[in-house]
RNA sequence: AAUAAUCUUUGGGGCAGGGUGAAAUUCCCUACCGGCAGUAUAGUCUGCGAGAGCGGCGUUCGCUUUGACGGGGUGCGAUUCCCCGACCGACGGUACAGUCCGGACGGAAAAAGAUUUUA
Repeated sequence: AAUAAUCUUUGGGGCAGGGUGAAAUUCCCUACCGGCAGUAUAGUCUGCGAGAGCGGCGUUCGCUUUGACGGGGUGCGAUUCCCCGACCGACGGUACAGUCCGGACGGAAAAAGAUUUUA
C1' cells in the first nucleotide's frame, strides 16, 4: 500500500404558545424536525436503508411497493451555497398524529477502528 476474512464501537430528529370540545401534543391558528452514500455542502436530484405486502417452516434471503421544489443570485462548476416562496413524511393505538404511546433497550443503509493474511 492492496485484497480478503474476523471482530469491536457508533449508527433519527421534532408540537413551545393559543382556539374549539366532555375528550385532541391527533382538528384549527401557529411552532418545530430532517437517516446513509454520491455529487460544489441536498428531507424534495441519483441510489440505498427503514416501513408495508407476497414467497419461504423460518433468522438470513428473494420479489413487489415505497413521499415531496419552483423562481432569482453568485460561481468554471451548485434542483446541494445565499435570498424568496412552497411542499413531503410507513404501520398499529387513541378525537383524525412527520412530532405522543407501541412493535423497538429491535433492526438496517452506513461510518470509524482493531487483528489476521498476501506482495